This is a predicted structure of a 1396-nucleotide RNA (small-subunit ribosomal RNA) from a soil metagenome. Its Rfam family is "Bacterial small subunit ribosomal RNA". Rfam links the family to the GO terms structural constituent of ribosome and ribosome. The coordinates come from a structure-prediction model, not an experiment, and the mean pLDDT is 87.

[in-house]
RNA sequence: AUGGAGAGUUUGAUCCUGGCUCAGGAACAACGCUGGCGGCGUGCCUAAUGCAUGCAAGUCGAACGGGAACCCCUUCGGGGGUCGACCGUGGCGGACGGGUGAGGAACACGUGGGGAACCCAUCCAAGCGCGGGGGAUAACUGCGGGAAACCGCGGGUAAUACCCCAUGAGCUUGGUUCUCGGUAAGGGGAUCAAGCAAAGGAGCGAUCCGUGCUUGGCGGGGCCUGCGGCCUAUCAGCUAGAUGGCGGGGUAGAGGCCCACCAUGGCGAUGACGGGUAGCUGGUCUGAGAGGACGAUCAGCCACACGGGGACUGAGACACGGCCCCGACUCCUACGGGAGGCAGCAGCAAGGAAUUUUCCGCAAUGGGCGCAAGCCUGACGGAGCGACGCCGCGUGGAGGAAGACACUUUUCGGAGCGUAAACUCCUUUUCUGGGGGAUGAAGAAAGUGACAGUACCCCAGGAAGAAGGACCGGCUAACUACGUGCCAGCAGCCGCGGUAAGACGUAGGGUCCGAGCGUUGUCCGGAGUUACUGGGCGUAAAGGGCGCGUAGGCGGCUUCUUGCGUCACACGUGAAAGCCCCCGGCUCAACCGGGGAGGGUCGUGUGAAACGGGGGAGCUGGAGGCAGAGAGAGGCUGGUGGAAUUCCCGGAGUAGUGGUGAAAUGCGUAGAGAUCGGGAGGAACACCGGUGGCGAAGGCGGCCAGCUGGCUCUGACCUGACGCUGAGGCGCGAAGGCGUGGGGAGCGAACGGGAUUAGAUACCCCGGUAGUCCACGCAGUAAACGAUGUGGACUAGGUGUGGGGGGAGUUGACCCCCUCCGUGCCGGCGCAAACGCAGUAAGUCCACCGCCUGGGGAGUACGGCCGCAAGGCUAAAACUCAAAGGAAUUGACGGGGGCCCGCACAAGCAGCGGAGCGUGUGGUUUAAUUCGACGCAACGCGCAGAACCUUACCAGGGCUUGACAUCCUCGGGACCCUUCUGAAAGGGAGGGGUGCCUUCGGGAGCCGAGAGACAGGUGCUGCAUGGCUGUCGUCAGCUCGUGUCGUGAGAUGUUGGGUUAAGUCCCGCAACGAGCGCAACCCUCGUGGCUAGUUAUGGUAUGUCUAGUCAGACUGCCGGGCGCAACCCGGAGGAAGGGGGGGAUGACGUCAAGUCAGCAUGGCCCUUACGCCCUGGGCGACACACACGCUACAAUGGCCGGGACAGAGGGCAGCCAAGCGGUAACGCGGAGCCAAUCCCAGAAACCCGGUCUCAGUUCGGAUUGAGGGCUGCAACUCGCCCUCAUGAAGUCGGAGUUGCUAGUAACCGCCGGUCAGCCAUACGGCGGUGAAUAUGUUCCCGGGCCUUGUACACACCGCCCGUCACGUCAUGAAAGCCGGCAACACCUGAAGCCGG
Repeated sequence: AUGGAGAGUUUGAUCCUGGCUCAGGAACAACGCUGGCGGCGUGCCUAAUGCAUGCAAGUCGAACGGGAACCCCUUCGGGGGUCGACCGUGGCGGACGGGUGAGGAACACGUGGGGAACCCAUCCAAGCGCGGGGGAUAACUGCGGGAAACCGCGGGUAAUACCCCAUGAGCUUGGUUCUCGGUAAGGGGAUCAAGCAAAGGAGCGAUCCGUGCUUGGCGGGGCCUGCGGCCUAUCAGCUAGAUGGCGGGGUAGAGGCCCACCAUGGCGAUGACGGGUAGCUGGUCUGAGAGGACGAUCAGCCACACGGGGACUGAGACACGGCCCCGACUCCUACGGGAGGCAGCAGCAAGGAAUUUUCCGCAAUGGGCGCAAGCCUGACGGAGCGACGCCGCGUGGAGGAAGACACUUUUCGGAGCGUAAACUCCUUUUCUGGGGGAUGAAGAAAGUGACAGUACCCCAGGAAGAAGGACCGGCUAACUACGUGCCAGCAGCCGCGGUAAGACGUAGGGUCCGAGCGUUGUCCGGAGUUACUGGGCGUAAAGGGCGCGUAGGCGGCUUCUUGCGUCACACGUGAAAGCCCCCGGCUCAACCGGGGAGGGUCGUGUGAAACGGGGGAGCUGGAGGCAGAGAGAGGCUGGUGGAAUUCCCGGAGUAGUGGUGAAAUGCGUAGAGAUCGGGAGGAACACCGGUGGCGAAGGCGGCCAGCUGGCUCUGACCUGACGCUGAGGCGCGAAGGCGUGGGGAGCGAACGGGAUUAGAUACCCCGGUAGUCCACGCAGUAAACGAUGUGGACUAGGUGUGGGGGGAGUUGACCCCCUCCGUGCCGGCGCAAACGCAGUAAGUCCACCGCCUGGGGAGUACGGCCGCAAGGCUAAAACUCAAAGGAAUUGACGGGGGCCCGCACAAGCAGCGGAGCGUGUGGUUUAAUUCGACGCAACGCGCAGAACCUUACCAGGGCUUGACAUCCUCGGGACCCUUCUGAAAGGGAGGGGUGCCUUCGGGAGCCGAGAGACAGGUGCUGCAUGGCUGUCGUCAGCUCGUGUCGUGAGAUGUUGGGUUAAGUCCCGCAACGAGCGCAACCCUCGUGGCUAGUUAUGGUAUGUCUAGUCAGACUGCCGGGCGCAACCCGGAGGAAGGGGGGGAUGACGUCAAGUCAGCAUGGCCCUUACGCCCUGGGCGACACACACGCUACAAUGGCCGGGACAGAGGGCAGCCAAGCGGUAACGCGGAGCCAAUCCCAGAAACCCGGUCUCAGUUCGGAUUGAGGGCUGCAACUCGCCCUCAUGAAGUCGGAGUUGCUAGUAACCGCCGGUCAGCCAUACGGCGGUGAAUAUGUUCCCGGGCCUUGUACACACCGCCCGUCACGUCAUGAAAGCCGGCAACACCUGAAGCCGG
């Protein structure tokens, strides 16, 4: 000392700026759901809208007159008495109390002063009085008028009503005088003159009450004044009683309050005048505070009382429940006239989201009247209604299971609800019933209670009657299930919902509060988001374009003084209530009582004198002057010069010139362009020329002269703070523009033409008018920028450059050193969000000015001012968004840059795209043409074999525990054969058959029947998944640890210099290391050695064969290049070189890439069917389109005959030899082979010989006919093969497009898997023959590294702008018309007051 919390949201991420939003508190609240009790408070914020009804102000007989009723007497005419209702006269009170907040921005309020400029009924105190007289009048009565309200006339009467006279302690006015005060204003006293009073009543009385005048007091009121408290300048000027004076009137009283005259003042940027809004305050809410917002209840003041005006009475009013008038409205009416005023208490209507009983009582407190008793009192005291607020209490307490049921969930094991319930024991606040029963009541006593039989106390009864609301994605505490499927809905902000939603709805569970809980609107807070405390302006919003200067703000050194600011103390005041502290009373608390403290920019007195201010004196450092030097595109005016362009004239000369990316328009044979000479005219000044100079900025550039502003240095001679800044104001102010008049060479908006283009109102080209130039005038803007206001002071350095001075030194200089002014660069501290700034600050401070407060709307509209106009200056709002921004980071991208790769291009070879056919796909068709795959990276892909099967599709026929798995019961050997029906599946019938193990109970396996659990699904979701795969890409990259740098994202490492196929290696380096990738290790081929060898060869041996192992290649050697590093080039040797060829091997990741139909799998869906079986069909369709292939178009060929050489594979339900038959497919046949042994198996291109001769052919083989063969249950839909016949298109293929760099392409054949067979021309392998080309990296595609820009980040297939169309919303303008408000002028003019 008691006092201060933040979060969400802009981005891929980061820091900053900045707005929006949330968590808190509050209330005169309202609404939704819910609702047990009590206490204390509180309750029309809207229509100052209108009000029915009742009540809210009367009282006094002790001021006065009359006087009903009652009693007594009575001659019945009346008289008397008691009590006196009622009526009026008179007195006091109706100016208080109660209500409301309309108006009012004002002395209305608050606070402090002033009054020598004032008033006061009642009350208190004191002094002095109360003598005499007079005339009326209401009530009443008579008559009359009127519907009424009410009124008129006559008669008559009293007083504390009214009038006159007297008296005057005194008061008032005037005169004289004394005194106080400052010689004032004026106060007090003495004296003279004049004027001015009065009321009585009660009592037997004492006496009491009343009454007049005067003074003082208490308390109240009127007036003046300093200061304080709203918004707007898009209101800048306002003012005629206006400002003052003299004299008067008026008032309780000062005053221009009012009047006559005189003067011309008064107010205003310190905001007058105008407009808008508002009762003010004590206080209330919030806030750490400063502050902000508010002004309910309670208290003080003000204002108002249907709207407006007015006065009367009175001590007091311009009067809420009085009067008059005007107006609006309502009511009555006999239509002639009248009545009324809830913003008193209740209450009604209306308005509204919304605010109560037409209650009780004067018992208390207070008020009016009265001598008093008492009367009156909707003030007040109480009760009632409303969870409207605050406070308190309850709805039970204890025990009670490893834990019931229900419900929810589940991985089916369980978990949650949950000690919760049941159940046992206990208690009774509250509740119900009964009994008792207050304080509040004071004053001598007595009497007196609306609240109220209430609070409170006792007894009895019984857990008995008493829990809800919101929320549960983040902020923010609390999670699951189902439903829904961008629907329905939620939402305070961000945002959720498109089939697994913790965000919607419901349920279970949970969280937070609790007789409440949420919502909405409002205020403060958070918001340091208006910043006084406590912000900013280079790039985020923000420095005025620049200067001069007014007001204002601020101001050097010394000294004296003053005491205005400032400070201290004392006194006064700052009402009460409230807040805070202490104590106390209701059982506690809320609430209430007592005491204290606190609170002002306030007043008075005394004091201090540092600092600021004022005054005086001085000083020189700030500032200025003077003298001497100096630099300069500073400004203005007048002259003058040369180069160049253009034009004109002339010479000479000929066909083009010009222009562009390329052209064309244009110019030119009427002679251009090029060239030479001469001339005209306008504009601008090459070189020098420079991050050089000058200027305040804009800006200023040939040379000379004149006029002129500023600046710097040196001297320290003069003045002596004369200074800085600067709202308004004034001036200057690029380009473009405007006006008038000139001028016009070049250039050149508009415009014309030519090109470009889809278009091209552009960019390019040919022309060309304003303009550009001059003079004078206007305009006044700009990325007027250093995006950085001016002035001053202080704070490490280094290095240029322009001007000056000094030192040292020289013959004179340069170089060098010091210094002042200017102008640049680099850099430290410091600052900064970062970028960056850094003595020319964006550092540290001072003074003053300007400016900012989310984005859009908008520098716009309206208004005002300026302008000839164009337009400028000033400058909003509605509406809308959850951002808009700054700097930096990582990526991605660029028709940015640098470096470098790849059959990427280029160079080549062969193709595709055209034809026919095969296959796949789209489309179409269909009962079905099952499904998937869709740029590269789907389309001879899943399919390495669709006639049935496959098969998932369709039609039809069937089955329902099922074709398949596990469990249960019953029966039966299993099983086999025959037969009927049917397309088959299936259904029916008949016959045969008694197995294995056994502890004799039974069991295992199989078949059949039955029930239910369950099976089953190629049904959906590849965007719920696993696994696997494609692709970038065999590209050279992707990361980590530690350290370092950065606020951070992140960077560094990985960048740089070389080198490589490579992040390969070397060097360097705040990095040092490491991992996944690269390479290597693996397989294979090429050479050799060793070992072994069957089935090899006719045999034997051998090895160029087989298969196992080892060696070999490492830039090791030589030369050259390089930094003598990595490495590169060449060479030797070698079978092979600088990675020997090929393969396997695919980093972090990307594409929600592909696959639920290979498999697995979450969820959803079907269950006599979306499952299962069967027959048949379909997957094979065909007007088309595409993709991948095959065969060709022929002579480098076709055909015929003959001849030669492989490798790698496969084979027992298999391969199949020889031989025989058939033209052939094939058949018969049967040897051999589980295979280095036998078979498939003839390789083909090739070679030799022959033929064909350029023809749609002896090319080509589609299509079709006929006849056969094979597989298979079965070749119709829909197989393959053979023979004969047929012989289509096609003569090398548009735009475009694919592959390949060497044993490669191309060409040639062979084998295999799948497979009964095969639609295989596919796919996977094998060998044979065997090229061409690469100068090179400009371009296309893809990729790697560095760098740059970015408003992209779903990342360029990005982002994004404008018009138009339609719709919605908001606002503005609009000819004219209507209405309202205000100001001014004029006309008529009520009541009333003053005067005559």